The RNA shown here (transfer RNA) has 72 nucleotides and comes from an Armatimonadota bacterium. The sequence is in RNAcentral, with records from ENA. The coordinates come from a structure-prediction model, not an experiment, and the mean pLDDT is 84.

RNA sequence: GGACGAUUGGCUCAGGGGUAGAGCACUUCGUUGACACCGAAGAGGUCACUGGUUCAAAUCCAGUAUCGUCCA
Numbered sequence: 001g002g003a004c005g006a007u008u009g010g011c012u013c014a015g016g017g018g019u020a021g022a023g024c025a026c027u028u029c030g031u032u033g034a035c036a037c038c039g040a041a042g043a044g045g046u047c048a049c050u051g052g053u054u055c056a057a058a059u060c061c062a063g064u065a066u067c068g069u070c071c072a
Base pairs, nucleotide, nucleotide: 001071002070003069004068005067006066007065010024011023012022013021018055026042027041028040029039030038048064049063050062051061052060
């Protein structure tokens, strides 16, 4: 220098045009003498950034940034 992939709650990931979800973690309540387990409820995301397409973009397109793999 080139090719490809990834970027979504605190962490690990799903979702590939039409309301952003799960597990773990966190908070409260129940249960217990207490803790843990278990059960119920809740909070937490401008979907890496900028622009474009579209009635509508996390999703499609272009560029940028960061990280990873491969080639030279």

Its Rfam family is "tRNA". Gene Ontology term of the family: triplet codon-amino acid adaptor activity. By type it is a transfer RNA.